Predicted 3D model of a 71-nucleotide RNA (transfer RNA) from a Solirubrobacterales bacterium. The RNAcentral record of the sequence draws on ENA. The coordinates come from a structure-prediction model, not an experiment, and the mean pLDDT is 83. Taxonomically the source falls in Solirubrobacterales (Bacteria, Bacillati, Actinomycetota, Thermoleophilia).
């Protein structure tokens, strides 16, 4: 430098163009003599900027960063 893949709660992973879901974590409560386990509830995210569309995490352009391949 070229090509391909990727960027979503604090972390790991989902999501035909139509309410962003789950697990872990964390917080509150229940259970316990205390803690853990278990149970109930809350919490929090779409990499930046444009475009298409009634509607974009998803499609298009561009930038940044990460991974792989080639030179």
């Nucleotide at each position: 430098u070229g090509c391909g893949g990727g960027a979503u709660c604090g972390u790991c992973u989902a999501a035909c163009g139509g309410c962003a879901a789950g697990a872990c974590g964390u917080c509150c409560g229940g259970u316990u003599c205390u803690g853990g386990u278990c149970c109930g509830g809350g919490u929090a995210a779409u990499c930046g900027g444009g475009g298409u569309u009634c509607g974009a995490a998803u499609c298009c352009c561009u930038g940044u960063c990460c991974c792989g391949c080639a030179g």